The RNA shown here (SAM riboswitch aptamer (S box leader)) has 127 nucleotides and comes from Aeromicrobium erythreum. Its mean pLDDT, the model's own confidence on a scale to 100, is 80. Lineage of the source: Bacteria > Bacillati > Actinomycetota > Propionibacteriales > Aeromicrobium.
[in-house]
RNA sequence: CGCUCAUCCAGAGGGGUUCAGGGACACGGCCCGACGACGCCCCAGCAACCAGCUCCGCACGUCCGCCCCGGACGCGGGAGCCAGGUGCUCAUUCCGUCCCGACCACCGUGGUCGGGAAAGAUGACCA
Numbered sequence: 001c002g003c004u005c006a007u008c009c010a011g012a013g014g015g016g017u018u019c020a021g022g023g024a025c026a027c028g029g030c031c032c033g034a035c036g037a038c039g040c041c042c043c044a045g046c047a048a049c050c051a052g053c054u055c056c057g058c059a060c061g062u063c064c065g066c067c068c069c070g071g072a073c074g075c076g077g078g079a080g081c082c083a084g085g086u087g088c089u090c091a092u093u094c095c096g097u098c099c100c101g102a103c104c105a106c107c108g109u110g111g112u113c114g115g116g117a118a119a120g121a122u123g124a125c126c127a
Stems, first nucleotide, its partner, number of pairs: 002126001004124005013043005021032003026097004044089003048086003052081005058076001060074006093119001098116007
């Protein structure tokens, strides 16, 4: 890099530096940006995943007992804590462009809402 799985309408700021674009790709919009964006560094914060801790006793399995009830352990799951590893800190992954449905329009052409897909991002695992 790639496969697989999960999540992505919430949340979270300052300083220094740099200099002109940036918001994944292409296009159309719409935002951010010399009141210095984006990038990099430092501090701070947020809490998606992994790790750790606590609780639940809901599912499953094993064992035990005072045996159709109860207990223990394991494991899956849920909730919370924490902030160690990543990640993140304008706007829903900023919106749309592909498919399906409903409604509204209809000269051309579309518009609104809902759902799905594709692509992307992040994490974990495997190789």